[in-house]
A computed fold for a 1521-nucleotide RNA from an uncultured prokaryote, annotated as small-subunit ribosomal RNA.
RNA sequence: AGAGAUUGAUCCUGGCUCAGAACGAACGCUGGCGGCGUGCUUAACACAUGCAAGUCGAACGCGAACGGUUCCUUCGGGAACCUAGUAGAGUGGCGCACGGGUGAGUAACGCGUAAGUAAUCUAUCCUGGCAAUCUAUCCAACCCUCUGGGAUAACCCACCGAAAGGUGAGCUAAUACCGGAUACGUUGAUUUAUCAAGAAAGGUGGCCUCUUCAUGAAAGCUACUGUGCGAGGAGGAGCUUGCGUACCAUUAGCUAGUUGGUAGGGUAAAGGCCUACCAAGGCUUCGAUGGGUAGCUGGUCUGAGAGGAUGAUCCGUCACACUGGCACUGGCACACGGUCCAGACUCCUACGGGAGGCAGCAGUGAGGAAUAUUGCGCAAUGGGGGCAACCCUGACGCAGCGACGCCGCGUGGGUGAGGAAGGCUUUCGGGUCGUAAAACCCUGUCAGAAGGGAAGAAAUGCUUAUAGGUUAAUACCUUGUAAGUUUGACGGUACCUUCAAAGGAAGCACCGGCUAACUCCGUGCCAGCAGCCGCGGUAAUACGGAGGGUGCAAGCGUUGUUCGGAAUCACUGGGCGUAAAGGGCGCGUAGGCGGCCAAGCAAGUCAGAUGUGAAAGCCCACGGCUCAACCGUGGAAGUGCAUUUGAAACUGCUUGGCUUGAGUAUCAGAGGGGAAAGUGGAAUUCCCGGUGUAGAGGUGAAAUUCGUAGAUAUCGGAAGGAACAUCAGUGGCGAAGGCAACCACCUGGCUUAAUUCUGACACUAAGGCACGAAGGCGUGGGGAGCGAACGGGAUUAUAUCCCCCGUUAUUCCACUCCUUAAACGAUUUCAACCAUUUUUUUGUGCUUUUAAUCUUCUCAUUUCCUGAUCUAACGCAUUAAUUUGACCGCCUGUUGAGUACGGUCGCAAGAUUAAAACUCAAAGGAAUUGACGGGGGCCCGCACAAGCGGUGGAGUAUGUGGUUUAAUUGGACGCAACGCGCAGAACCUUACCCUGUCUUGACAUCCCGAGAAGCGCUUGGAAACAAGAGUGUGCCUCUUUGAGGAACUUGGUGACAGGUGCUGCAUGGCUGUCGUCAGCUCGUGUCGUGAGAUGUUGGGUUAAGUCCCGCAACGAGCGCAACCCUCGCCUUUAGUUGCCAUCAGGUUAUGCUGGGCACUCUAGAGGGACUGCCGGUGUUAAACCGGAGGAAGGUGGGGAUGACGUCAAGUCCUCAUGGCCUUUAUGACCAGGGCUACACACGUACUACAAUGGCAUGUACAAAGGGCAGCGAGCACGCAAGUGUCAGCGAAUCCCAUAAAGCAUGUCCCAGUCCGGAUAAGAGUCUGCAACUCGACUCUUUGAAGUUGGAAUCGCUAGUAAUCGUGGAUCAGCAUGCCACGGUGAAUACGUUCCCGGGCCUUGUACACACCGCCCGUCACACCACGAAAGUCGGUUGUUCCAGAAGCGGUUGGGCUAACCCCUCGGGGCAGCAGGCUGCCAAGGAAUGGUUGGUAACUGGGGUGAAGUCGUAACAAGGUA
Repeated sequence: AGAGAUUGAUCCUGGCUCAGAACGAACGCUGGCGGCGUGCUUAACACAUGCAAGUCGAACGCGAACGGUUCCUUCGGGAACCUAGUAGAGUGGCGCACGGGUGAGUAACGCGUAAGUAAUCUAUCCUGGCAAUCUAUCCAACCCUCUGGGAUAACCCACCGAAAGGUGAGCUAAUACCGGAUACGUUGAUUUAUCAAGAAAGGUGGCCUCUUCAUGAAAGCUACUGUGCGAGGAGGAGCUUGCGUACCAUUAGCUAGUUGGUAGGGUAAAGGCCUACCAAGGCUUCGAUGGGUAGCUGGUCUGAGAGGAUGAUCCGUCACACUGGCACUGGCACACGGUCCAGACUCCUACGGGAGGCAGCAGUGAGGAAUAUUGCGCAAUGGGGGCAACCCUGACGCAGCGACGCCGCGUGGGUGAGGAAGGCUUUCGGGUCGUAAAACCCUGUCAGAAGGGAAGAAAUGCUUAUAGGUUAAUACCUUGUAAGUUUGACGGUACCUUCAAAGGAAGCACCGGCUAACUCCGUGCCAGCAGCCGCGGUAAUACGGAGGGUGCAAGCGUUGUUCGGAAUCACUGGGCGUAAAGGGCGCGUAGGCGGCCAAGCAAGUCAGAUGUGAAAGCCCACGGCUCAACCGUGGAAGUGCAUUUGAAACUGCUUGGCUUGAGUAUCAGAGGGGAAAGUGGAAUUCCCGGUGUAGAGGUGAAAUUCGUAGAUAUCGGAAGGAACAUCAGUGGCGAAGGCAACCACCUGGCUUAAUUCUGACACUAAGGCACGAAGGCGUGGGGAGCGAACGGGAUUAUAUCCCCCGUUAUUCCACUCCUUAAACGAUUUCAACCAUUUUUUUGUGCUUUUAAUCUUCUCAUUUCCUGAUCUAACGCAUUAAUUUGACCGCCUGUUGAGUACGGUCGCAAGAUUAAAACUCAAAGGAAUUGACGGGGGCCCGCACAAGCGGUGGAGUAUGUGGUUUAAUUGGACGCAACGCGCAGAACCUUACCCUGUCUUGACAUCCCGAGAAGCGCUUGGAAACAAGAGUGUGCCUCUUUGAGGAACUUGGUGACAGGUGCUGCAUGGCUGUCGUCAGCUCGUGUCGUGAGAUGUUGGGUUAAGUCCCGCAACGAGCGCAACCCUCGCCUUUAGUUGCCAUCAGGUUAUGCUGGGCACUCUAGAGGGACUGCCGGUGUUAAACCGGAGGAAGGUGGGGAUGACGUCAAGUCCUCAUGGCCUUUAUGACCAGGGCUACACACGUACUACAAUGGCAUGUACAAAGGGCAGCGAGCACGCAAGUGUCAGCGAAUCCCAUAAAGCAUGUCCCAGUCCGGAUAAGAGUCUGCAACUCGACUCUUUGAAGUUGGAAUCGCUAGUAAUCGUGGAUCAGCAUGCCACGGUGAAUACGUUCCCGGGCCUUGUACACACCGCCCGUCACACCACGAAAGUCGGUUGUUCCAGAAGCGGUUGGGCUAACCCCUCGGGGCAGCAGGCUGCCAAGGAAUGGUUGGUAACUGGGGUGAAGUCGUAACAAGGUA
């Protein structure tokens, strides 16, 4: 720091996902040790049991027992002493408000920070003062706790109660309680000389100098401690204030103690804190009120930072203590382990009543994915009490449990290649696990055993010594110092040493990309995986297993959550023409922002200083545990707040000025600007009248419709409503919507010129207000034309559409309402600056002119093009989408949805504001290349047209489908399967079926044994085969009675053979097709962010991307063409088997013979044709047209030759081949059958339907081929097929071999025929082991359909079609098929509108599997979430009322009362208590609202689903843009 994923590819926008770090975590698998941390995040749910707050005898009174000893005894027991002034409870003091827990509540002065308190309090602690008195103060001296009183618990007695507990009578003490005295300070008052009020408590130890008793004590003295008063300090607490502190406006108004004042009360203290009265205030868009959520902070996690998230452990603070309320005590509480009351719950009960509060530490149940021991100790630190010893302390220190986290260590180290065995894999050679193991040599961390063994301990107390203080005193006491002594839960722990032993100690996840790491097997869209993309349908690096590898490691993964990446809410740091996003438009309030100059102030701003910013943490340095984690010490930082000093540029404020922004006045000017009266003509329609007659109208074509009752047409007249042709223009005006005949009135804005005045008055604009097309609503008019809805006619499969006929509302006017549009420049308003050129409209100036006008400059306005810049690109470009500034509005993935609910507005329709659940991994923008279009342009092709002949009808042949069958083997399916593979199925072929057989096999290699091979024969059998008997030995080498080898046959063993079995969608090769169409690409350069473009486009031309010209292209390659073959002309060479002009010979005749090679021909080499020449056209080009010459003329005809690619086209059954399957069978052999079936359908052919013909007779002319298991002459026989015999020929020699149509003559005379030949019968021939299923041919006889073929469709442009015959391959035989050959030999092409196919350019696209594409909506079914709903059930809250416990306040207090006072001693007073009444008030109850949630018959739309139904709305002109 980025990456994946929208697309065929690209750039962008934009959401989703991943890699990182972290955690109080949980779950899965696994687990050796230690250190340091950490551990109910859920039910503030309920709690058994134990413990967590007591202590003081130096405040006080009382005071046991068990047990022991002694004595007495009626032997039952009793007494005394010790136990012991002990235990114990009680009075009293201090503490219990700390420490510990939790986060329910709280959006608040609760918290944080900084201040204030002149508005306050403070027990314990510290300092010094006072506590008889004198003194103004200082120094100094002295003094240093006055004086009284009455109760009460405990205890004892009696009683009530189950218990808890309580009542009454009696006794007693205090540092308990009360009165009086005194008062340095204190408080209050005032007349500031003063007056008044207000305290206390003693205890312990020691001593005898003084006084009294007198051993020793007491008063007393002394030391310590305690008490009271006020002052100060420290620490703590209360209160107040500035600033900061999250979400919702679909919460906009809230408030009566409310805001303030006066007086009073209350408090430690200001204050409506409370009360009475008075006033009517107070808060709020800078967000009051309401609602939901939440303890806050230091910090923690993350991040580069800014931020975001969070608030466990530790520290600070607040709140709470079963729920609610209340006060008491106290320095502090409205009190976790206190009281009282109410409520819920639990427990005890004798049913009458009682008890309780783990959110203390352990622990239990429950909840939950989930969180520990009912441990040890007060040794340390800290706290409470105490003079102290000491006691208490679940605070704390330790231990236990948990890999929960962080950190550290180990599970061994070295050598070791026969690269062992084994696993996996393999191309079978090997590779890999792998120096890994084994083996050898070492080491000893941890764990184990044994031995030793800490630090953490300082104190206090006691003893001794000693020095101060006090004192009469070297006593005592007290303070200090020194020495000794005493104290360890952890723990026999850390640590150290020794011993033995490699011995006891490795897993988890992942391996398609992102992302490091690959193979085999299994599975077969199944099982499964998955964070995103996605994988799996028989060769899965993605599932499961294995081997191997990668990563981390006592852990590893998964899940959850947070931050990051995410610049994806953008302060740092984003956007708004088309991706989401500018409000429809203006006016204007608050707010924001604001021209030039000068002075002042100092709020912002900047700088310095001071205080604070707790500690811990983070960071840095050093140090301590062996290191680290962890811990200690010090520093830095803490961006903040407050106070203070200074500066004055900028902002701000105040003051004064200026004119350029803005406005104002004057003269002119243009205009469909607005409003409201009037006038006009053209046209449509209707009405009246005339002329006139049969149609008119309408459409793609028609019909509905109108018309003989007179239409349409035409002429004249009249009526009425609406709109204003031409001018008219990317022209004008207006803020936008919008505005158009003409004239007048009223009126807004704009522009120019020259000046005047004001002096920043400006810009923008949340709310607010006005305007706002069409359409719609209301009321009343009006209504010609047009015209939703509706009716009819057409179209159509349908046609609720498009087209036609008719027609209502509407459209028009007046007055209201509605307030929305693709209200668009899809571009808010204002201002400044930044290249050029051209243009529109209007004004002005200068010049010129008599004038209209023209030229030019300038301001404003307006349109197009282009540069820089900008932009994702398209594009924008002084009228910016450039560079900047100001303000407002708006956006944050798709869908749901501009929808629901709520609010506001509206008569309604509806508008506005505006979500969520659910869902997807995209949706989207611009551009690119293709493909496509019922888009356009250009061009070509037997593509159409023009012609000729066919197919489709018949019969037959053949192939296919279907059907049938034991089998009818299998493949090929639009063109591009179907006389195709098959250039030839009777057996064989043959792959199929049935039967009979074989199992190392019919075929190949290796090994062992035997034998040469072979040959004929017999028996069984359908044959394969089985059994048997004979015959017969060869070739080569050597070391030669023998051995070996080659080839062959046979028996055996196992490796293996075999497979026309599957997969052509695993493949090679070959082939078809587009298409012999003219295309397909590359290098370099250039352009573009890029995909890509350019070149290859354009203008011409061509059969052609053929060539020329132009051009940011220049070249090149594969194709085209040419080179190749063949035919056509000529020359030359060569003449046998070919030929015969000339010469000779011979024959009935024939190149038959000599001879010759002239010609033909054969087959070699050459020539020839190149737009070369001429003319014209054309751009002086390429080229085209015409002509000449020529055998041939513009590629001369034909062939071979098939670019990049497309169709997962065809073929595993030609061959080759991966994988799978089979192995006594899916292999092999044999016989027979089948592939030849037959209701039918299709394709391709043949023969015909006849007279351009059939038949008969005669007769002429080819080319190209083939031939020895062959072609076979001639002769003979047969009607013929053929047979017999044999010549010649391995062929320019011989044979196949007569070419046929044609020509000549004759006949038939339009008919199912002398056409046609199917079918059938008989008789034969040939091939062949064999013609039954199932061959071909011959002869005789038979003589079917068919009389030119519907819709539709095929071939062909010249030696072509048509027609005629000939040959060949295959082959024993079998040809209407295929391939080849020649003979005869046409017609037509105006032309490119249309059909089909193709090429190029361009255009649109929502297509890219590419139009056989994509895709929309209803309906039906299933599921999901949501809305509405008669209701119903809860939560929460407001208002009003009832109610009124405990408590506090008030009042009363007739009942009761120790302290003080008075007293006549009876009592009274003061001061109180109980009780009563009353005010406030919690729970509770009632009524009525708000709000929120659950649920609900029925219902509404939405989403998602497999291949459902109906149509085809959109994307191309999407077929009606």
The prediction has a mean pLDDT of 84.
RNAcentral holds the sequence, with entries from ENA.
Its Rfam family is "Bacterial small subunit ribosomal RNA".